[in-house]
RNA sequence: AACAUGGAGAGUUUGAUCCUGGCUCAGGAUGAACGCUGGCGGUCUGCUUAACACAUGCAAGUCGAACGGGCGCUUCGGCGCUAGUGGCGGACGGGUGAGUAACACGUGAGAAUCUGCCCUUUGGAGGGGGAUAACAGUUGGAAACGACUGCUAAUACCCCAUAUGCCGAGAGGUGAAAUGUAAUAUGCCAGGGGAUGAGCUCGCGUCCGAUUAGCUAGUUGGUGAGGUAAAGGCUUACCAAGGCGACGAUCGGUAGCUGGUCUGAGAGGAUGAUCAGCCACACUGGGACUGAGACACGGCCCAGACUCCUACGGGAGGCAGCAGUGGGGAAUUUUCCGCAAUGGGCGAAAGCCUGACGGAGCAAGACCGCGUGGGGGAAGAAGGUCUGUGGAUUGUAAACCCCUUUUGACCGGGAAGAAGCCUGACGGUACCGGUCGAAUCAGCCUCGGCUAACUCCGUGCCAGCAGCCGCGGUAAUACGGAGGAGGCAAGCGUUAUCCGGAAUUAUUGGGCGUAAAGCGUCCGUAGGUGGUUUAUCAAGUCAGCUGUCAAAGCGUGGAGCUUAACUCCAUAAAGGCAGUUGAAACUGAUAGGCUAGAGUGCGAUAGGGGCAAGGGGAAUUCCCAGUGUAGCGGUGAAAUGCGUAGAUAUUGGGAAGAACAUCGGUGGCGAAAGCGCCUUGCUGGGUCUGCACUGACACUGAGGGACGAAAGCUAGGGGAGCGAAAGGGAUUAGAUACCCCUGUAGUCCUAGCUGUAAACGAUGGGUACUAGGCGUUGUCCGUAUCGACCCGGGCAGUGCCGUAGCUAACGCGUUAAGUACCCCGCCUGGGGAGUACGCUCGCAAGAGUGAAACUCAAAGGAAUUGACGGGGGCCCGCACAAGCGGUGGAGUAUGUGGUUUAAUUCGAUGCAACGCGAAGAACCUUACCAGGGCUUGACAUGUCGCGAACCCUCUUGAAAGGGAAGGGUGCCUUCGGGAGCGCGAACACAGGUGGUGCAUGGCUGUCGUCAGCUCGUGUCGUGAGAUGUUGGGUUAAGUCCCGCAACGAGCGCAACCCUCGUUUCUAGUUGCCAGCAUUCAGUUGGGCACUCUGGAGAGACUGCCGGUGACAAACCGGAGGAAGGUGGGGAUGACGUCAAGUCAGCAUGCCCCUUACGUCCUGGGCUACACACGUACUACAAUGCUGUGGACAAAGAGCAGCCAACUCGCAAGAGUGAGCCAAUCUCGUAAACCACGGCUCAGUUCAGAUUGCAGGCUGCAACUCGCCUGCAUGAAGGCGGAAUCGCUAGUAAUCGCCGGUCAGCAUACGGCGGUGAAUACGUUCCCGGGCCUUGUACACACCGCCCGUCACACCAUGGGAGUUGGCCACGCCCGAAGUCGUUACUCCAACCGUUCGCGGAGGAGGAUGCCGAAGGUAGGGCUGAUGACUGGGGUGAAGUCGUAACAAGGUAGCCGUACCGGAAGGUGUGGCUGGAUCACCUCCUUU
Repeated sequence: AACAUGGAGAGUUUGAUCCUGGCUCAGGAUGAACGCUGGCGGUCUGCUUAACACAUGCAAGUCGAACGGGCGCUUCGGCGCUAGUGGCGGACGGGUGAGUAACACGUGAGAAUCUGCCCUUUGGAGGGGGAUAACAGUUGGAAACGACUGCUAAUACCCCAUAUGCCGAGAGGUGAAAUGUAAUAUGCCAGGGGAUGAGCUCGCGUCCGAUUAGCUAGUUGGUGAGGUAAAGGCUUACCAAGGCGACGAUCGGUAGCUGGUCUGAGAGGAUGAUCAGCCACACUGGGACUGAGACACGGCCCAGACUCCUACGGGAGGCAGCAGUGGGGAAUUUUCCGCAAUGGGCGAAAGCCUGACGGAGCAAGACCGCGUGGGGGAAGAAGGUCUGUGGAUUGUAAACCCCUUUUGACCGGGAAGAAGCCUGACGGUACCGGUCGAAUCAGCCUCGGCUAACUCCGUGCCAGCAGCCGCGGUAAUACGGAGGAGGCAAGCGUUAUCCGGAAUUAUUGGGCGUAAAGCGUCCGUAGGUGGUUUAUCAAGUCAGCUGUCAAAGCGUGGAGCUUAACUCCAUAAAGGCAGUUGAAACUGAUAGGCUAGAGUGCGAUAGGGGCAAGGGGAAUUCCCAGUGUAGCGGUGAAAUGCGUAGAUAUUGGGAAGAACAUCGGUGGCGAAAGCGCCUUGCUGGGUCUGCACUGACACUGAGGGACGAAAGCUAGGGGAGCGAAAGGGAUUAGAUACCCCUGUAGUCCUAGCUGUAAACGAUGGGUACUAGGCGUUGUCCGUAUCGACCCGGGCAGUGCCGUAGCUAACGCGUUAAGUACCCCGCCUGGGGAGUACGCUCGCAAGAGUGAAACUCAAAGGAAUUGACGGGGGCCCGCACAAGCGGUGGAGUAUGUGGUUUAAUUCGAUGCAACGCGAAGAACCUUACCAGGGCUUGACAUGUCGCGAACCCUCUUGAAAGGGAAGGGUGCCUUCGGGAGCGCGAACACAGGUGGUGCAUGGCUGUCGUCAGCUCGUGUCGUGAGAUGUUGGGUUAAGUCCCGCAACGAGCGCAACCCUCGUUUCUAGUUGCCAGCAUUCAGUUGGGCACUCUGGAGAGACUGCCGGUGACAAACCGGAGGAAGGUGGGGAUGACGUCAAGUCAGCAUGCCCCUUACGUCCUGGGCUACACACGUACUACAAUGCUGUGGACAAAGAGCAGCCAACUCGCAAGAGUGAGCCAAUCUCGUAAACCACGGCUCAGUUCAGAUUGCAGGCUGCAACUCGCCUGCAUGAAGGCGGAAUCGCUAGUAAUCGCCGGUCAGCAUACGGCGGUGAAUACGUUCCCGGGCCUUGUACACACCGCCCGUCACACCAUGGGAGUUGGCCACGCCCGAAGUCGUUACUCCAACCGUUCGCGGAGGAGGAUGCCGAAGGUAGGGCUGAUGACUGGGGUGAAGUCGUAACAAGGUAGCCGUACCGGAAGGUGUGGCUGGAUCACCUCCUUU
C1' cells in the first nucleotide's frame, strides 16, 4: 500500500493450588413432536415412519378441414353428434428416493452419432394395385372377450417410375411422396443447414471399514465376423497372457448426486424438506413391441406375491398423480373451486382436455407485522403476603376523571389482476367511508451456583427435584403450595437432531522425561527430504487475457405491496476447471562442473567389542587316609538335620563343576541386549594426525530383514554351589509366607525354538546454531625439558554445576526437555481391556494385531499446607531410671456397671465418667412408682362481681381436700371511689426437671502453664503458599544474642497482683511485759522496748569478682546478703482441637402435652443384691498396742448461734445458767511427742466387722432408712498374683485441728498447722509433648486409605451341542415371455414369371437351437435372533475370609517369566528406582 468488519466464556477432580483431561451449560437452527395457553392479518410450509395395502371420483386426450358408415335436426342451402379406420399426442407435465459408491452426479474437455414438431434453404409429388375395421349375417362364452362368412373408404397398406442422396476403390447397386378445397392456405416426399433434445467417451472430484490383501476367463489386448443411430469384448470365433491393487484393488456396510441449506471469525463440520438441474424407479422380477424418442407411472407379454369378480371353465387390477381410506407412527391437511391468469396436448379455427397450475379450506408448523388501550390519579383504599407489629410490599396498580378507536360489530361503496374484442375461480375479497363502544382479546417458563429473579407455610433421605455440580434425615431461597420477583410474549417451555463453544483430530491450530503417547535395537526397500555452480526447459510457481461454472439463493444498490416478511430490477464476487500469452528468482527436470556433506587409501592408536582353542590359582562340596572327642549346625529363641557305626575341627592326598576376589574407577567397549583371570588364532567397529583419491555417492525409513536379558520349550550332555516345586522344623488365631534343615526342575555346555522386561535417560534418528566453569578417558599440537611430569590449545567420548531460553511444576540447559529444518513411530477421559472375536506366528507357554456393549464424573501429573509412619535428628516432662509410700488380697464406707423392681428419677462413660452434678435422699428435697384429689390451675398479668383481711371451733378423711357453725368490720378519700388481701366467673393465658447440648447463649473439662499461634509492609513463587517463625548458640520459655530478604507488630512466655520469708517507719486495743509497783492469774497501775496485729516502705538487678563462650546472649564458681539466679506457693490458661460436657443450675429457638407429660397429698422408691470395677477409711501390729502423768499450734466458726462455770450420769448427754454480734466470751483438753508401767510375737491386751441388750440426741416422725454412748459379742485379715498409682523438700510419709453443707447425719470435700525423710548415674527404652527433616495412594487426616476370593441381587457381554431368519456369489437341474438364429412342416392379397397347374421374391404361423426371469437343489461366505450350560466383567446397603498395596506399610515396591496357593498373593531367576534409613566411596559448589 492493498485486502479485511471478524474470534467473550462458565461449572465440575483438591483441605487448598497449578496443569493435563473428560463431562456439562449459556448461542444459532429445524418439514419437527409433546405439555400448558391462544386475538388478528400477510407470506410460506405440511407422511422425515410402511417404495405398506388401497374403496370411490377425477388426473390424456384431440382432430369430421384424412376416411367410409350410423344417428339427429333442417329454413333442404346445410348443420350437429359420433362407435370405428387413420393422424398427432399418451417418452411432456405430475409423483417418489427403493436401488445405485457408479462416468450416477459435479466440473472441464472430446468424437464415432441420432433428433418428431419448429426455423431456414434446394428440389419434388408421375402412374397403378390389392385389402381391411366399421357394417350385415351365423356363432362361442357367466363375463372379459372372441370365431367364421360376406361388403366397403382413406392423409391406412403395396408396386412401378424418377433422383439431389446413400453404399462402393471402381464397375455398379440401392432408393420417395398424400392429397384436399370454390379459393387463399395447410399438409406430404427427398436433401443441405440451424436450433432444441438425446446417446457415447475421457481428465479430475465424490462416505466408512485392512479384524476385507490379493482380485480378474470376455477377464486385458489383437485379428476376422456380427451388432448398434453411434466408438467399443457390445457379441462371437481364433490368437496372445495379459489387466487391476498398499496412491487401497476385491469384499462388506451406508447413501440418490448437485445448485444450495444450517452453523462457524474463518478454515471447516453437518445436511441435501420446500424451489431448481441431473439420475433412478413405477406391485416384485424378466422381456421386447410401437415410435423421432420408451425397453414406457394411468401401454403390451410372461413369471411371482397379493386383492377382487366368477356360472369354477376363466377373467380383472396396480394412487411413489390430486383428494381420500385403513395401517404404521411422537407426527403431517379438503374425497373443495376454476381453467379467469401462466403453461401444455390436439385442432385451420371455434374449441375441447389439463388434480400442471391459479385459488380457497385446515394446522401458531415457520417467518414478519399489529393489538389487548392512552393521559391523569395517594386516603399510598380494601383484600392478599411478610413482619422487629413500628411497618413493608402488591402499587399508579385498581377505583375514579378525561381521551382515543388500531382491532372488533353493523351499514354503505368497491377494485387492479385483461397484452386487439370477449372472458374473474379468488370475491362482494383487498381497500375506502360512516356509526357504536374501553368496549372482544395474556399466557408460559423460571427464581441454590452456572443464570436475570426471595420470602412464608407444608414435608422430614419420605414425597419428590435434577442439564452439570448437587438438594431432601424438623428452621429446605433447590421438593409441593402461596405471595412477590425475573424473562419471553400469542406464545412459552420440554424432548429429539445438527453446527458452535471444543485449540476435545489441532492445514489455519495440539502433543509424546514424570499427565495418554518414542517401536527393545539396528540394517534397509518404496516413499519423503536434500550441499555448491553454469546453461537449457517450463512440470510446479507467478502474472495478463479468454471461455465456463444454468436460474433461484447469498452480498451490495434500488423499486413495489401502508411497514416488514415477501416479490421484482440491476450489479458485484473470491474461488474451481480449461485454453492462451508471458516471467524464470525458488522447487523440479536435463546436461556439465566443484569439494565444505559422505566415502576410500596410506600412518598411528585405546578398549571386559565378538567367536574359537588352550592354560591358571583361590574358594566350595565330595571321596580316601591320619590326628582327635562330644558335640556340630542353625536361630530373635529354638527345632527338624548331622554325630560314639567317630561328626564338627585339623593335616595330607585325590576328584568334580561353576565363577573369576584385589586392580575396579558416575573408568572403557558395543546398535541395543550386553561384555571382566591369563595366553594364542580369526574377526567387526571407533578415534586421532597429515596427505592423496571419488565427486552428493546423503538423511530418514511404511512394509521387510537381522540381533535381542531372564524365565520357558525340544534333543543330547553336564551337575560343585545355589535353588522355583516338594518334604520337614519353627512362628502364628491361621501361615499354602517371611526364618531354619533338606531338595527336584533349572542355573552350565552343544544344536534349535521362543521374541518378551521398569528391554529406562521412562527422553526416536540426522544436521546446524546458541554463555561459561570444574573433573575424567583417548589422541594430536604448542610451551617447557636431556627426558617424563607441569602449563596452554584442538578433536572425539564421558560426568557435575550453571547463563539465556524452555517447562504445569519438578527440572532440562552445547550429551537440551533451548532455537530451527527433514523423516519415521505413537497419543486423544477413567474402567471394561491389552480382554473378546477374527487373522498371523509358535511344539507349547504364549506373542503380534486389537474392539464393543455397559459403567463412572472423574481418573491423572507436579507442587503446597497439615496429619501420620512398627522413618531420621535435637530437646523437654515424676516419662523412664534411682528412691519412699501406696492400690490390686481383707473388712467396712462410697460411687458405677449389671441384675432386680410398681419405682429402684435423671445426667456424667478411655486418659478428660465412677467419695462425679450431690457443700450432706427418714418427710421435704424428688424430678421416679402406687393410690386419692384439682382443672384459669401451686405461681404471673389483665377484665368483671362479691367480701375487710383474718381468727376460732366441730365433723369426715391417710392427708390433700370436702362439709358446717361462730367471731371480726380495719387503712386512705376530693365521698365517686381507691390500695392491699380473700373468694367466685369467663377468657386471654399459666405450667412442664417433657424432646433436641447434633439448633443455641453462657459456663466448664482436655491437650497444657505445653511454647506456641498470627498479622502489616516488603521480597520470592503462575499459584496454593513461602520468607519472617529457618540456621549457630542459649533458655523454664518464639527467653535472649549472633547471622540472615526481611523489617516491625499483636495474642501467648516473663513481669505487674496475692501470700510466705528479712528489715525500717507508723499506730498501740481486745494484743504484749524488759524495767517499776501489784495479783492466785498481764489480774490491775504503768509502758509500747520486744512479740504480735495492719498500713506504708526498703530489699534481689546476673548488680559485683573470676573463668568458659564468638569481644554476644548466656553458663559455671565465688563474695556480700534474711533471701541468688523465675527465692517458695497461688491466681492468671494464646490461636485452636474433641459436633467433648451441661436444655436437670440459669437463659433460649423449634417441636410436643393442656380435666395432663401441669398441680396438690399420703405411702413407697432413689438405701434393693448371685456378681464386677473405681475411689477411700481401718488394719494385719512391738518404729506397735495399752494405762497414768506432762508439753507445744495454726487457721477458722458463733445469736432460731457458740455455750463457760456448777450439778447429775460410767458415758452419750441432761439440768441450771454467766459471757459473747467476739485479737475481749465460747467452740477448745490439739494429736503424733515426752516420762514411767504393762503386753513379748500369739489371730494376741493386734484388728475391729457383725450381732444382742440397755440408753442418749435431733426431729410431726428414726420400721423400711439417722448419729452417738455403755456392756457383751470378737468375723476376715499374718503386708497382698498379673498389673498399676502418687511424690524431687518443708516435698513424700505421718499426726491431729477447723470449716462449708446441715434440724440431725462425714471414712467425702475444702482449709490449717505439728513431726519430718530417701533418691535422681543418666536419657538406651515405655508414655506424652515441642522443633527441624524425610516418605505418603491419608485430608472425616492411620480408629486413615485400600486389594482379591466367596455369598446375594441386577445389567450388558464372550463361548456353546445347536435351532431359526436375512443377504451374497457360485455349481447343477428346470426353463415362461421374448429378441436373434435355423427350418426339409403349414399358410399367404398386392410385386415378378407363368405352360394359369403353379413357381419365385417376401411374409406369417408352427417346430427347433442359443440366451434367459422366477423356481428347485448342493455346498459355501457374510450377518442377525435365540440356546441347556458356562467364562470373566460392571454396579449395588452397614454380608464372609483374610491384609496384598500406600510410611522402611511392618519381608522395600514394581516389570518380564516360571511354578505353587481359599483369596489377596508367595517363591525362584534376571532387570528397574518410580525405595526409606545408616555408613562408606566418588564427584560438584563455596571459603